Molecule: c-di-AMP riboswitch aptamer (ydaO/yuaA leader)
Organism: Bacillota bacterium
RNA sequence: ACAAACUAACAGCCAAAUUCCCUUACGGAAGCGGAGGAACCAUUAAUUGGGGUGAAUCCUGUUUGCAGGAUGGGCGUCUCCAAAGCCCUAACCCGUCAGCUAACUUCGCAGGCUGAAGAUUGGGGGUCA
Repeated sequence: ACAAACUAACAGCCAAAUUCCCUUACGGAAGCGGAGGAACCAUUAAUUGGGGUGAAUCCUGUUUGCAGGAUGGGCGUCUCCAAAGCCCUAACCCGUCAGCUAACUUCGCAGGCUGAAGAUUGGGGGUCA
């Protein structure tokens, strides 16, 4: 000197996963999410078990490693709508049991990442002159 890694701050991304009170707790509140649960309606199945969270299912090949496609989802640089383009299409749980569902009951607020220059179109906002 260069590069990499780590830490802090700041600015962001996926996701419901944030804020406040109080620090004694198996704590409370707001907000945002999920599940169970009548009538009416729906269903006619019931080991080929069934179901839930989630975008994460399906098809064709297959050397069973995976590949391709459809489907669905995310990012896309002040912001909204789009675009070029770049990605993901997992995992986990209940335990023979759950359709919808008012009242009611109950649960979660985790985790994982990016920060360099390659940044378009049409609107909107802000700042400076």